[in-house]
Context: one part of a larger RNA
RNA sequence: ACCUACGAGUUGCCGUCGUUGGCGAGGUUAAGGCUCAGAGAGAGCCGCAGCCGAAGCGAAAGCGAGUCUGAAAAGGGCGUAAAGUCAUCGGAGGCAGACGCGAAACCGAGUGAUCUACCCUUGUCCAGGAUGAAGGGGGGGUAACACCCUUUGGAGGUCCGCACCAAUAAGCGUUGAAAAGCUUCUGGAUGAGGUGAGGGUAGGAGUGAAAGGCCAAUCAAACUUGGAGAUAGCUCGUACUCCCCGAAAGGCAUUUAGGUGCUGCCUUCAGUGUUUAUUGUCGGAGGUAGAGCGACUGAUAGGAUGCGAGGGCUUCACCGCCUAUCAAGUCCUGAUAAACUCCGAAUGCCGGCAAUUAAAGCUGUGGAGAAAGGGUGUGGGUGCUAAGGUCCAUACCCGAGAGGAGAAGAAUCCGGAUCGUCGGCUAAGGUCCCGGAGUGCAUGUUAAGUUAGUCUAACGAAGUACGGCCCCAGCGACAGCUAGGAUGUUGGCUUGGAAGCAGCCAUUCAUUCAAAGAGUGCGUAACAGCUCACUAGUCGAGGGUCUGUGCGUGGAUAAUAAUCGGGUAUCAAACAUGCCGCCGAAGCCACGGGAUUGUCAUGAAGAGUGAUGAUCGGUAGGGGAGCAUUCCAUGUUCGUUGAAUAUAUUCUGUGAGGGAUAUUGGAGGUCAUGGAAAAGCAAAUGUAGGU
Numbered sequence: 001a002c003c004u005a006c007g008a009g010u011u012g013c014c015g016u017c018g019u020u021g022g023c024g025a026g027g028u029u030a031a032g033g034c035u036c037a038g039a040g041a042g043a044g045c046c047g048c049a050g051c052c053g054a055a056g057c058g059a060a061a062g063c064g065a066g067u068c069u070g071a072a073a074a075g076g077g078c079g080u081a082a083a084g085u086c087a088u089c090g091g092a093g094g095c096a097g098a099c100g101c102g103a104a105a106c107c108g109a110g111u112g113a114u115c116u117a118c119c120c121u122u123g124u125c126c127a128g129g130a131u132g133a134a135g136g137g138g139g140g141g142u143a144a145c146a147c148c149c150u151u152u153g154g155a156g157g158u159c160c161g162c163a164c165c166a167a168u169a170a171g172c173g174u175u176g177a178a179a180a181g182c183u184u185c186u187g188g189a190u191g192a193g194g195u196g197a198g199g200g201u202a203g204g205a206g207u208g209a210a211a212g213g214c215c216a217a218u219c220a221a222a223c224u225u226g227g228a229g230a231u232a233g234c235u236c237g238u239a240c241u242c243c244c245c246g247a248a249a250g251g252c253a254u255u256u257a258g259g260u261g262c263u264g265c266c267u268u269c270a271g272u273g274u275u276u277a278u279u280g281u282c283g284g285a286g287g288u289a290g291a292g293c294g295a296c297u298g299a300u301a302g303g304a305u306g307c308g309a310g311g312g313c314u315u316c317a318c319c320g321c322c323u324a325u326c327a328a329g330u331c332c333u334g335a336u337a338a339a340c341u342c343c344g345a346a347u348g349c350c351g352g353c354a355a356u357u358a359a360a361g362c363u364g365u366g367g368a369g370a371a372a373g374g375g376u377g378u379g380g381g382u383g384c385u386a387a388g389g390u391c392c393a394u395a396c397c398c399g400a401g402a403g404g405a406g407a408a409g410a411a412u413c414c415g416g417a418u419c420g421u422c423g424g425c426u427a428a429g430g431u432c433c434c435g436g437a438g439u440g441c442a443u444g445u446u447a448a449g450u451u452a453g454u455c456u457a458a459c460g461a462a463g464u465a466c467g468g469c470c471c472c473a474g475c476g477a478c479a480g481c482u483a484g485g486a487u488g489u490u491g492g493c494u495u496g497g498a499a500g501c502a503g504c505c506a507u508u509c510a511u512u513c514a515a516a517g518a519g520u521g522c523g524u525a526a527c528a529g530c531u532c533a534c535u536a537g538u539c540g541a542g543g544g545u546c547u548g549u550g551c552g553u554g555g556a557u558a559a560u561a562a563u564c565g566g567g568u569a570u571c572a573a574a575c576a577u578g579c580c581g582c583c584g585a586a587g588c589c590a591c592g593g594g595a596u597u598g599u600c601a602u603g604a605a606g607a608g609u610g611a612u613g614a615u616c617g618g619u620a621g622g623g624g625a626g627c628a629u630u631c632c633a634u635g636u637u638c639g640u641u642g643a644a645u646a647u648a649u650u651c652u653g654u655g656a657g658g659g660a661u662a663u664u665g666g667a668g669g670u671c672a673u674g675g676a677a678a679a680g681c682a683a684a685u686g687u688a689g690g691u
Base pairs, nucleotide, nucleotide: 001691002690003689004688005687006686011096012095013094014093016091017090018089020087021086022085023084026052027051028050032046033045034044035043036042056063057062066078067077068076069075099237100236102234106227107226108225109224110223111222117201118200119199120198121197122196123195124194125193126191128160129159130158131156135152136151137150138149139148140147164188165187166186169184170183171182172181203219206214207213240626241625242624243623244622245621250263251262252261253260254259265369266367267366269364270363271362272361274359275360276358277356278355279354280353281352282351283350284349290343291341292340297337298336301333302332303331304330305329308326309325310323311322312321313320373398374397375396376395377394378393379392380391381390382389403414404413405412418593419592420591421590423589424588425587429583430582431581432567433566434565438580440579441578442577443576444575445574451569459554460553463551464550465549466548467547468546470544471543472542480538481537482536483535484534486511487510488509491505492504493503517532521530522529594616595615596614597613598612599611600610601609602608627680629677630676631675632674633673634672635671637669638668646663647662648661649660650659651658652657
C1' cells in the first nucleotide's frame, strides 16, 4: 500500500408537539391478586389507591364566571366565551457515558534502589620508573645557638607511565555489530582512588561535590492498578436510493469574540383568503447630489480707496509734510466647507385608488442550520483618492451554479443543467491555419510588426492624415542664386582703447536712396574682415505663423529560453465607422418520455384516470416515498431429480436493487402480510488478520 472482517444518534425514565386508535364531561388504572395456558414466558378478569381534565382569581382570609388591586359601579392584571384523557408510533428536548475515537492532567491504594544517587558494614586491587620533605648520623662552624657540607631517610589529594577508571578532539557508525558502540589522540592512575559482596533511604518522597541530575532503556514529580466510558465550547470520522423545498456567514447580548441565547433568513403541518409583488395615478414626509454664500457660521486670493497705527522730518507744543511698513471699513474681480445653507433634485420610502399577471403575504406549530464570508460595480469613511488592505451602504455573483466565451482561471461577459435525439435558431464571443464559421463588402487611418498583445507619465520632435483663424502672393510671394547694404560718423559719454557689435545715454536723429539699424550674429587689443535686417534683378505658384483632432515616434530598465494561446498577418488576419452572411451554449424551439403541484372533470374515495397551466441546478438543513440485511409471528411453498454460496453471461427497474441460464457447491432456502433491530462503510495518522 491493497484485500477481507469489525467499526459511530442507542437504551431507560420524564415532560412536550404531531400521527393513528379507544372512550368522551369524562378518561385511566399502578403495585398486587385470581383464572386459563404453558411449546421461552402470554391471554382474560379483578384491583378506583392515585393521576389528568371539567373554574378561576388572590400572598391569604375568601369570593366565584368572575376575581385581585383600589375609596370606586373607574381603569388595569389574570380568567370566562374552543374537550379532554389513555395507549401506539414518530420528531426534537431534559436527566443519565448519551453519536464514536482521542488528551495533557488530578486523586486513592500498592510495587520498585538487581540500573543509578548517596550512606553503612566487610573484603579486595593499583607493573615499572622518577623526584628526594621532615627526622637521624658524620664533618665543619659558634661562647652557646644559628648556619654550611655530606650521608642516611623515604614524605607527597608529587612527577612519567601499564592494569583499572574516565571520556577531550576527530573520524566511522546513524533501517548501527551496539536503543550510546568502534578506532586514534586524550585525563586520572596512593587517592575526595577503583571495585566485589551484604544492607539502608520511596514518589511532592528519596538521593544529589547541583546538571532539574538520578530513582530499572521512563522523571519539572516513577511504575502498576482503581475512581474512569475523568473532562475536551477542540480536531478527526459518522455507512443504501429516489422525489419536493432550500438557507446563513446579519442585529442585540454575553469573562464574549472560532462558543452560546433571543431575533432575522430555511423547512413541515394547520389556519386565513389577495392582506403580497409590479405598473399607473393621486397625496405625503425629507435636506443628500448639485448649487450658493452682498442668506448665516467659519475659512479665503488679487486690485482700488485708506479710518487708524508705525517710521522719518520739524521751529520737536500743536499744526503740518513725506512714506519700498501694517491695516479697519467700503467698492470691483475670483473662489471654499462631513460636523455652513437663502435654495435644492433624481432615486428610494410611506399611504389611498385602479389594473395586471404571477405567485406570494400573514398567523400559529414541530424541526433546523447559520451566527469565520468573499469578489465585482456604484455611494462613502480610513489609508498614500496605496493594497488581492480595512470599515459601512447598495445591487449582482461565488459560496450552494454545471454549460459557452475570456489561451489556462470561484465570483468578468453570456446564460440558470428533469431525461433522451447522428434535428433547428440564437447569446456573449468569433469567422487565414491550428479551429466550427467571410482570406466578406464599403470608406478611411497606421508603416511603428505600432497593433492584434497587462498598464504606462511629465516632457521632446518640420512623423503623417483631416480641419480652423490670420498673414504674404502674377502690381511676382516663399526658398535659392547675382548685385547692393551707403553718408554726417570713429553719434555722445566712458575708457589705455570702445570706430554698428565691453558698458552707459537717448528728440536711436538726419542725408542720399531701389534699399540700407547710430545696427542681427561671428570677429579684432582697437580697426579691418564676414554676415543679417532692408532693396533690386533672376525664377514662376503657391508660401508662412499659430492652433484643434485622429493614428503613430522617443521617453521604455530584471533576473534559467523566448513568444500575440501558437503559426503568422501590412489596400491587413491591425485600428476607426457602417453593412450583409455564417459559426457558436445543458439558453430558446421541435419531437418523445418521466416526476411534482394548482385548477377542472370523473369517481364512494386522501385510490385511480383524463384535460389543462405552472414547475423540476443545489451545500448546511427541513419534509416525503422506497430498496437491501438479520431475526420473529401467521400463511404459502422450493430443495440430494441438488438449498445457500461462488464464477461467467444475459434480461429488467428512475435508483437503492431484482430475476434468468450454465458451471461450482453439497444442505438448507425463498415468497406474501405484519413485527423487531447489534440494520447498509472509502475515509476516523481507525482495530485485527492476510498478501
A computed fold for a 691-nucleotide part of an RNA from Prevotella sp., annotated as large-subunit ribosomal RNA, domain II. The coordinates come from a structure-prediction model, not an experiment, and the mean pLDDT is 83. It matches the Rfam family "Bacterial large subunit ribosomal RNA". The RNAcentral record of the full RNA draws on ENA.